[in-house]
Molecule: Bacterial RNase P class A
Organism: Xylanimonas ulmi
RNA sequence: CGAGUCGGUCGGACGGUCGCGUGGCCCGGAGACGGGCCCCGAGGAACGUCCGGGCUCCGAAGGGCAAGGUGGUGGCUAACGGCCACCCGGGGCGACCCGCGGGACAGUGCCACAGAGAACAGACCGCCACCCGGCGCGAGCCGGGCGGUAAGGGUGAAACGGUGGUGUAAGAGACCACCAGCGCGCCUGGUGACAGGCGCGGCUCGGUAAACCCCACCUGGAGCAAGGUCAGACAGACUGCGGUUGAGGGCGGCCCGCCCGACUCCCUCGGGAGACGCAGUCGGGUAGACCGCUUGAGCCCUGCGGCGACGCAGGGCCUAGAUGGAUGACCGUCACCCGCCUCGGGGCGACCUGAGGCGGGCACAGAACCCGGCGUACAGACCGGCUCGUCCG
Numbered sequence: 001c002g003a004g005u006c007g008g009u010c011g012g013a014c015g016g017u018c019g020c021g022u023g024g025c026c027c028g029g030a031g032a033c034g035g036g037c038c039c040c041g042a043g044g045a046a047c048g049u050c051c052g053g054g055c056u057c058c059g060a061a062g063g064g065c066a067a068g069g070u071g072g073u074g075g076c077u078a079a080c081g082g083c084c085a086c087c088c089g090g091g092g093c094g095a096c097c098c099g100c101g102g103g104a105c106a107g108u109g110c111c112a113c114a115g116a117g118a119a120c121a122g123a124c125c126g127c128c129a130c131c132c133g134g135c136g137c138g139a140g141c142c143g144g145g146c147g148g149u150a151a152g153g154g155u156g157a158a159a160c161g162g163u164g165g166u167g168u169a170a171g172a173g174a175c176c177a178c179c180a181g182c183g184c185g186c187c188u189g190g191u192g193a194c195a196g197g198c199g200c201g202g203c204u205c206g207g208u209a210a211a212c213c214c215c216a217c218c219u220g221g222a223g224c225a226a227g228g229u230c231a232g233a234c235a236g237a238c239u240g241c242g243g244u245u246g247a248g249g250g251c252g253g254c255c256c257g258c259c260c261g262a263c264u265c266c267c268u269c270g271g272g273a274g275a276c277g278c279a280g281u282c283g284g285g286u287a288g289a290c291c292g293c294u295u296g297a298g299c300c301c302u303g304c305g306g307c308g309a310c311g312c313a314g315g316g317c318c319u320a321g322a323u324g325g326a327u328g329a330c331c332g333u334c335a336c337c338c339g340c341c342u343c344g345g346g347g348c349g350a351c352c353u354g355a356g357g358c359g360g361g362c363a364c365a366g367a368a369c370c371c372g373g374c375g376u377a378c379a380g381a382c383c384g385g386c387u388c389g390u391c392c393g
Stems, first nucleotide, its partner, number of pairs: 001389010012334007020041002023038006043364001047375002050373005055223004062267003067219005072086005087101001088099004102214002107212002109208003124153002126149003130145006161179006180204001182201008227291004236282007258272004298317008336361011
């Protein structure tokens, strides 16, 4: 200097004129309201609504089934499907990146086509032995039959271990040596997932769970349009079902049966009983004010502990709360980026860098109860760590 990889920060500034919203103080006004001054006034994603919570309410927030979610180990956290570190597998020269990472010996499926045969496999071409027929002087060759074989060839993404040998009619873990894999036992290191090593052994029992499934762990429901307070107004009418058959006992209470208890079912528990409950039809009134609503698992700085996520201690700060929905418009000067032109400066070198002029451009995008994450969008600028390559001294 180039290429790459990982992480972090910012994402316009200043001045002037006019114009907005909440709150505080002061003044005027009977009041409605008006005026002045001051503080504060969108994001790093406010987007997506994909997770987890806080909070609010529910007539079980009990047990079980179902359903849904997660899935290596150990940590962080209020929690999570998040984050950190590590392990294993894969990719990369590397820094690093990726993983729907438990189980195929609980069971059921699937593996097209090709191929003899795709997991209780299998004989197409071959190899070998025997028999029959034909040809040949002969060695032998051709065709057929009945057997043996799975080492060689072929098919395929994948063919029931690999290499070398013994052995055999020809072969084959049939046997042997070494190796891979699997199972069992032991040792060392590690909190652990695992890693390394030693010994023994049957000789070897495919893949797929991001197929159904099994295993482990987690999960009440609904949601700020939650839920409260105040004020105000009206007009109710009607249909169906609700103690099976029988309405039993009864002062009371209880049981069976019905309805309800915010996705489904069962049990337990609780509530309800005809002016009640459930499901509807027609019609009328209201849509106002206030709370919830911003002090938070909050932010910043310093120190300590930890590889880290993060934790502890001390100090400091208060930063929108709208409700048809506020923070805007105009002007000027800069900053930044791109293109063209001109003029320089530094260094031994590889190389680095400044000024002026003209023209154009300046991202994604806006709170609505709050917070922790993840995903997506983003013109441009800056900082740092590491890897590879090249060049100079």